Molecule: Fluoride riboswitch aptamer (crcB RNA motif)
Organism: Alphaproteobacteria bacterium
């Protein structure tokens, strides 16, 4: 100075925050749903990577 591996911090996981476990990537990557179509229009689903809370948004019944 260059390459590889470990640690240690960081960052991400299709719409918001907390918490806990789980994945991945780290000097630029992890990330950026699905289905149909006459090709760039049209149409579904979910605030989770998982559980759980609270906020937002919808449907129902009750008061």
């Nucleotide at each position: 100075g260059u390459g590889c591996g470990u640690c240690a911090a960081g960052g991400g996981g299709a719409u918001g925050g907390g918490g806990u476990c789980c994945c991945c990537c780290u000097g630029g990557a992890a990330a950026u749903g699905c289905c149909c179509g006459u090709c760039c229009g049209g149409g579904c689903u979910g605030a989770u990577g998982a559980c759980u809370c609270c906020u937002a948004c919808u449907g129902u019944u009750g008061u």